[in-house]
This is a predicted structure of a 350-nucleotide part of an RNA (small-subunit ribosomal RNA, central domain) from an uncultured prokaryote. Its mean pLDDT, the model's own confidence on a scale to 100, is 89. It matches the Rfam family "Bacterial small subunit ribosomal RNA". Rfam links the family to the GO terms ribosome and structural constituent of ribosome.
Context: one part of a larger RNA
RNA sequence: CUGGGCGUAAAGCGCACGUAGGCGGCCUGAUAAGUUGGAUGUGAAAGCCCUGGGCUCAACCUGGGAAUUGCAUUUGAAACUGCUGAACUAGAGUGUGGUAGAGGGAAGUGGAAUUCAGGGUGUAGCGGUGAAAUGUGUAGAUAUCCUGAGGAACACCAGUGGCGAAGGCGACUUCCUGGACCAAUACUGACGCUGAGGUACGAAAGCGUGGGUAGUAAACAGGAUUAGAUAUCCUGGUAGUCCACGCCGUAAACGAUGUCAACUAGUCGUUGGGAGGAUUUUACCUCUUAGUGACGCAGCUAAUGCGAUAAGUUGACCGCCUGGGGAGUACGGCCGCAAGGUUAAAACUC
Numbered sequence: 001c002u003g004g005g006c007g008u009a010a011a012g013c014g015c016a017c018g019u020a021g022g023c024g025g026c027c028u029g030a031u032a033a034g035u036u037g038g039a040u041g042u043g044a045a046a047g048c049c050c051u052g053g054g055c056u057c058a059a060c061c062u063g064g065g066a067a068u069u070g071c072a073u074u075u076g077a078a079a080c081u082g083c084u085g086a087a088c089u090a091g092a093g094u095g096u097g098g099u100a101g102a103g104g105g106a107a108g109u110g111g112a113a114u115u116c117a118g119g120g121u122g123u124a125g126c127g128g129u130g131a132a133a134u135g136u137g138u139a140g141a142u143a144u145c146c147u148g149a150g151g152a153a154c155a156c157c158a159g160u161g162g163c164g165a166a167g168g169c170g171a172c173u174u175c176c177u178g179g180a181c182c183a184a185u186a187c188u189g190a191c192g193c194u195g196a197g198g199u200a201c202g203a204a205a206g207c208g209u210g211g212g213u214a215g216u217a218a219a220c221a222g223g224a225u226u227a228g229a230u231a232u233c234c235u236g237g238u239a240g241u242c243c244a245c246g247c248c249g250u251a252a253a254c255g256a257u258g259u260c261a262a263c264u265a266g267u268c269g270u271u272g273g274g275a276g277g278a279u280u281u282u283a284c285c286u287c288u289u290a291g292u293g294a295c296g297c298a299g300c301u302a303a304u305g306c307g308a309u310a311a312g313u314u315g316a317c318c319g320c321c322u323g324g325g326g327a328g329u330a331c332g333g334c335c336g337c338a339a340g341g342u343u344a345a346a347a348c349u350c
Stems, first nucleotide, its partner, number of pairs: 004321003007304002012318001014201001016199002021194003025088001028085002031082001033081002035077008049065006091191001092188005097182003103177007110154001115149007125136002162169002206247006215241002220236004258317006266295012299306002323350003332343004
């Protein structure tokens, strides 16, 4: 090395694109590198194994054979793999016609609410809690009406609904733009799958520069609670939360389930598309296709459960695991402004 695994026991990279590599549909011709048959040479002797002989036997010695699974040369075979020529359309893709969507980016607009400011009415409380107090109010608050300012978020619709590779995306309008699905067909003709390195994207928090700041709110201050209370509760409140540009690169980044493909009972919902039927249009029924859910047979599983959206039966490729702690740490490298990230041990110990 060969093994067994990866939903929950250790183990699927956060996610995609893609280089090398690995793997690759159907038909036919050629080739003969892999593959496979024969021959020749070589594969020292001794030893091992088989079979004779010699010491009275044996050990021992000795003759012959086999073996030496390998290598080289040569001559055949052509199914499979490879290489190469020609062809095909079932994989993949392009075109034509439609459809749905919080997919992305930019600009503009809107209403409700909170807060603040100005004005009117109005008077003694308001606020807050388990109860209070800090706080706020006769310099007129709370309440209520009108006007204005500003920031942030978009109630209802809203749905195991939709879209996106993932992170994620929810007011409305316009512009720019990516992808998906369906139906019928035309075209290209294996152009495919995976993907070490690499590259792009990547919640929140955090960082840099410059803005913005209504609400909220780490830190902080005060009031309570308590034996104490560096908490919980209350009153305040700054970073932050928002915007632009640039970093960071991590999450229970989860379906704790890598991607792609094929095959394997059914039943009931729901979203998008298509066909047919019935009806008086809505609305309904049947079939089909792409999603998204709930059950469930076989099978699988340690059990739980999974069950055509598999954790079933298989194939291709990648990643990862190998007792607990030490430790996702030290050292070194790379990256980062920093915070830190990434790669990643050992002693020792049970």